[in-house]
RNA sequence: GCGGAGGAUCGGAUGGCCGAUGGGGCAACCCAUAGGAAAGUCCGGACUCCAUCAGGGCACGGUGCCGGGUAAUUCCCGGGCAAAUACGGCGGAAUUUUCCGCCGGUUUGACGGACAGCGCCACAGAAAACAGACCGCCCUGCAGCGCAGGGUAAGGGUGAAACGGUGGGGUAAGAGCCCACCGCGGCGGUGGCAACAUCGCUGGCACGGCAAGCCCCACCGGGAGCAAUGCCAAAUAGGGACCGCGCGGGGCAACCCAGGAUCGCCUUGAUCCGAGCAGGUCCGGGUUGGCAGCUAGAGGGCGGCAGGCAACUGUCGCUUGAGAUGAAUGGUCAUCGAAUUGGGGGUCACGGCCCCCAAGGAACAAAAUCCGGCUUAUAGAUUCUCCGCGUCU
Numbered sequence: 001g002c003g004g005a006g007g008a009u010c011g012g013a014u015g016g017c018c019g020a021u022g023g024g025g026c027a028a029c030c031c032a033u034a035g036g037a038a039a040g041u042c043c044g045g046a047c048u049c050c051a052u053c054a055g056g057g058c059a060c061g062g063u064g065c066c067g068g069g070u071a072a073u074u075c076c077c078g079g080g081c082a083a084a085u086a087c088g089g090c091g092g093a094a095u096u097u098u099c100c101g102c103c104g105g106u107u108u109g110a111c112g113g114a115c116a117g118c119g120c121c122a123c124a125g126a127a128a129a130c131a132g133a134c135c136g137c138c139c140u141g142c143a144g145c146g147c148a149g150g151g152u153a154a155g156g157g158u159g160a161a162a163c164g165g166u167g168g169g170g171u172a173a174g175a176g177c178c179c180a181c182c183g184c185g186g187c188g189g190u191g192g193c194a195a196c197a198u199c200g201c202u203g204g205c206a207c208g209g210c211a212a213g214c215c216c217c218a219c220c221g222g223g224a225g226c227a228a229u230g231c232c233a234a235a236u237a238g239g240g241a242c243c244g245c246g247c248g249g250g251g252c253a254a255c256c257c258a259g260g261a262u263c264g265c266c267u268u269g270a271u272c273c274g275a276g277c278a279g280g281u282c283c284g285g286g287u288u289g290g291c292a293g294c295u296a297g298a299g300g301g302c303g304g305c306a307g308g309c310a311a312c313u314g315u316c317g318c319u320u321g322a323g324a325u326g327a328a329u330g331g332u333c334a335u336c337g338a339a340u341u342g343g344g345g346g347u348c349a350c351g352g353c354c355c356c357c358a359a360g361g362a363a364c365a366a367a368a369u370c371c372g373g374c375u376u377a378u379a380g381a382u383u384c385u386c387c388g389c390g391u392c393u
Stems, first nucleotide, its partner, number of pairs: 001389010012336007020033005035364001039375002042373005047225004054268005060221005065079005080111001081109005087104007112216002117214002119210003134156002136152007164182006183205001184203008229292004239283005246277001248257003259273004299320009340359008
């Protein structure tokens, strides 16, 4: 200097004039004022309310390798296994540029179970799960280039996938038929918290794939949401219609039993009710005002020290950055200003770099209870780390 990959920060600056909102002040005046995603509304919470927010169970929903972190998560960190490859290295084949294998880097994973059960694998193909012979190969007979019978599943074809793979032996030709290695099953050793890795022995050994099909297993889960909710003021129609299976027994009474109602369902408990009741359905009317919630949050930001591979944890110091409610955070002027384009000059390892002039004028985009994540969009600048290549000193 170049190629590739992955992060971090900024994402216009300065000044004048006029203006808006919030806070402080008697006033003059002073201080502050929209993002890294404010977006999506996909997760998790803080907070608020709900007698079905009481207990148990079912249904329903969610998560899914191991270990750790966090208030918590489907999130983050580390590790394992698997896959991918725009990168680099090594080796082999092929021949004009491609393919295969291994290693490294990077990225991704909807990563529990197919012997609990059910279901699906269209078409093509001989045959799609204990299947099967179209072409082919071998043998025999007839006979003359074809036919018939038998054997075969190694070769070819079909397909997303064809009932282990490669090589050798053997055979009429073949086949785990036999052998070696790999794979698979079983039994053990070693390392590791574990997922797993690795080694040894043994068995010719096999009904494949899909659970992002239903399902099974383990773990977790109450619902709704700041238009939650609370207070003040004001107003109206204490409105109307319909349903309402139960209207019982005991007791002086309180109350008890039975009954009806209240949860997505069942049950235990609790509460309400006694005939036009509790409860349920529909129609209609009033209130569209103000205040709080509302901004210190598991606090945020910036630093130091300690522990940890890291995520993160503990501790110390400094600081306090919007709160609108039809919705403030603006308008205008001036100067500077990146990428980029053109011209000129210098230098050079010829990859590039530096200087001057002119033009140019920077993306995605806007709080609405708040926070932690994920996902999506994004012009450009600065910078860090990793993997390589080239060259100079």